[in-house]
RNA sequence: GCGUAUUCUCAGGGCGGGGUGAAAUUCCCCACCGGCGGUAUGUGGGGCGUGACCUUACGAGCCCGCGAGCGGCCUUUCCCGAACUGAAGGGUUUCAGCAGAUCUGGUGAGAUGCCAGAGCCGACGGUCAUAGUCCGGAUGAAAGAGAAUGCGA
Numbered sequence: 001g002c003g004u005a006u007u008c009u010c011a012g013g014g015c016g017g018g019g020u021g022a023a024a025u026u027c028c029c030c031a032c033c034g035g036c037g038g039u040a041u042g043u044g045g046g047g048c049g050u051g052a053c054c055u056u057a058c059g060a061g062c063c064c065g066c067g068a069g070c071g072g073c074c075u076u077u078c079c080c081g082a083a084c085u086g087a088a089g090g091g092u093u094u095c096a097g098c099a100g101a102u103c104u105g106g107u108g109a110g111a112u113g114c115c116a117g118a119g120c121c122g123a124c125g126g127u128c129a130u131a132g133u134c135c136g137g138a139u140g141a142a143a144g145a146g147a148a149u150g151c152g153a
């Protein structure tokens, strides 16, 4: 260093200005934000064999996947009971439905990733008024990241 088991730690950002109004961080104009893994023509460091080289760190909201939320389906317990309905919990690779969003030009061997420009997207519940940015479930859960210890070849 690799595999494996257990435990522990960590794991999300953003409404500033103006307008209308009885009321809006919710509408309108301008503004602001971007979880995790993968991919890599960018950037920094290192190497010697000086190359379309090797290595290392970082590098995409809208390319491929994943996660939380809602819904669907399955299921446990409880209530009611003729039946429908109701409450709380669990599972979901074998549901992916809500559900997501990118193009144009340039460079180049190669780019939806670089450079330039113009666009687009964002769970559920709440609210004197419709929310990516406020409040709430959430001191939660989790994609995953890291560490310690044991075992194995």
Stems, first nucleotide, its partner, number of pairs: 002152009016030004031133002033122002035066004042058006048051001061120002069098002071095001072092007102118005124136003

The RNA shown here (FMN riboswitch aptamer (RFN element)) has 153 nucleotides and comes from Roseobacter denitrificans. The model forms 100% of the base pairs in the Rfam consensus. Its Rfam family is "FMN riboswitch aptamer (RFN element)". From the family's description: The RFN element is a highly conserved domain that is found frequently in the 5'-untranslated regions of prokaryotic mRNAs that encode for flavin mononucleotide (FMN) biosynthesis and transport proteins. RNAcentral holds the sequence, with entries from Rfam and Ribocentre. Its mean pLDDT, the model's own confidence on a scale to 100, is 79.